Annotation:
Predicted 3D model of RNase P RNA and transfer RNA as a complex of 458 nucleotides. Model confidence (mean pLDDT): 75 of 100. Rfam match: Bacterial RNase P class A. It is annotated as a ribozyme.
RNA sequence: AAAGUGGACCGGGUGAUCGCUGAUUCACGCUUGACGUGAAUUGGAGGAAAGUCCGGGCUCCGUAGGACAAAGGUGGUCGGUAACACCGACCGGCCGUGAGGCCAGGGAAAGUGCAACAGAAAGUAAACCGCCCGGCUCGCCCGGGUAAGGGUGAAACGGUGAGGUAAGAGCUCACCAGCGAGCGGGGUGACUCGUUCGGCUAGGCAAACCCCACCUGGAGCAAGGCCAAGCAGAGAGAAGGGCGUGCACGUCACUCCCGCGAACUGGUCCGGUCCGCGAUGACUCUCGGGUAGGCUGCGCGAGGUGUCGAGCAAUCGGCAUCCCAGAUAAAUGAUCACCGGUCGCGACAAGCGGCAACAGAACCCGGCUUACAGGUCCACUCUGGGG
RNA sequence: UGCCCGAUAGUGUAAUGGUAGCACGAGUGACUCUGAAUCACUUAGUCUAGGUUCAAAUCCUAGUCGGGCAA
Numbered sequence: 001a002a003a004g005u006g007g008a009c010c011g012g013g014u015g016a017u018c019g020c021u022g023a024u025u026c027a028c029g030c031u032u033g034a035c036g037u038g039a040a041u042u043g044g045a046g047g048a049a050a051g052u053c054c055g056g057g058c059u060c061c062g063u064a065g066g067a068c069a070a071a072g073g074u075g076g077u078c079g080g081u082a083a084c085a086c087c088g089a090c091c092g093g094c095c096g097u098g099a100g101g102c103c104a105g106g107g108a109a110a111g112u113g114c115a116a117c118a119g120a121a122a123g124u125a126a127a128c129c130g131c132c133c134g135g136c137u138c139g140c141c142c143g144g145g146u147a148a149g150g151g152u153g154a155a156a157c158g159g160u161g162a163g164g165u166a167a168g169a170g171c172u173c174a175c176c177a178g179c180g181a182g183c184g185g186g187g188u189g190a191c192u193c194g195u196u197c198g199g200c201u202a203g204g205c206a207a208a209c210c211c212c213a214c215c216u217g218g219a220g221c222a223a224g225g226c227c228a229a230g231c232a233g234a235g236a237g238a239a240g241g242g243c244g245u246g247c248a249c250g251u252c253a254c255u256c257c258c259g260c261g262a263a264c265u266g267g268u269c270c271g272g273u274c275c276g277c278g279a280u281g282a283c284u285c286u287c288g289g290g291u292a293g294g295c296u297g298c299g300c301g302a303g304g305u306g307u308c309g310a311g312c313a314a315u316c317g318g319c320a321u322c323c324c325a326g327a328u329a330a331a332u333g334a335u336c337a338c339c340g341g342u343c344g345c346g347a348c349a350a351g352c353g354g355c356a357a358c359a360g361a362a363c364c365c366g367g368c369u370u371a372c373a374g375g376u377c378c379a380c381u382c383u384g385g386g387g
Numbered sequence: 388u389g390c391c392c393g394a395u396a397g398u399g400u401a402a403u404g405g406u407a408g409c410a411c412g413a414g415u416g417a418c419u420c421u422g423a424a425u426c427a428c429u430u431a432g433u434c435u436a437g438g439u440u441c442a443a444a445u446c447c448u449a450g451u452c453g454g455g456c457a458a
Stems, first nucleotide, its partner, number of pairs: 001383001003381008012339007020044010030033001046358001050369002053367005058220004062277001065275004071216005076090005091105001092103004106211002111209002113205002128150002130146006136139001158176006177201001179198008224296004233287005240258003244254003247250001303322008341355005388457007397411004405441001412430006434450005
């Protein structure tokens, strides 16, 4: 210099004028209240406020306490966290010359299943061609052996060499690769290094069923609570039966047996079991009618900033300091001036003109993912050149 | 605002992870004096992008579009 990799950050600035909206204080008004008007002070979108994909807080659902079943999810190890499918470090595999990137990354020597087409054969293997042996009727024949060679496929049951054989074959041996077991060393661990033995070799798919380990009750702020106003109710909903005995002979009582134990909810099909606790009451569903108002939940929080400390890091702790949106058809804006960015004209200057990313709170928080004009900074790599 | 579904030729719908079909439509030709009907042939598709797998409409993830429910 050029091409890249990883990460952090900004998301126009200042001033004036006019508005919108929250809070606090004050003044005025009368209709004395969820009141109206005005003034002053002060606050007013984001890195994603988005998608609603995970996790939590909060609230309600007799109780969600324990153990299972079902259903769903997660999946290397160690750590972080309120928790997670998130984050950090490390291990293993793959990709890249490299900085680095990607991985649902437990189990296929528990079981079941799948592998179209092609191919002889797709998994306790298998003989189409070829090779070898034997037979006779001597052939495009029959029987047997053989996985070394050919061909098919995404995938064909270790590789090389030697021995061996009728031809061959881990059949045997040496070396190499891989797997398992034992022992030893390192590491908290995933794992790794060395060595001995084994049979020579066990293939792929679990984002197929499944097994193992761990996690999960459901619904969601239109949750839920309160006030005001208003109207019209109607229909439906659960189960009893039998044998026997008694006498008061019944719509009776008792023992035993069988059955029911709903609707609704539990996301859908299906659908619970046991233990423990509470209550001993009463409602539930469908259709219809009314309201379309207010308050609350709702802004101090796993909070921001600075600094010190622990840790490789994620993160955690101490101290100091700050209070920082709360609308409800929904505010957060417009104009002007200067500066900055960028594009065009101009000559490179002066000047003139144009342009402004994605998007936008609605109960809150931690993540992930997706969108994004332009710009700044840090660390590192490859290639070329110079000292 | 919250929650839940779906997407296959122009339209309506099928398809165990293994060649994407069927019907209507559209086009061309035949038949006919002409049209219709009929017959033959053709046309055109898995919403988009990644991943798992030998192989994806199908399984997983993200996005796009459409629909439904709830005071």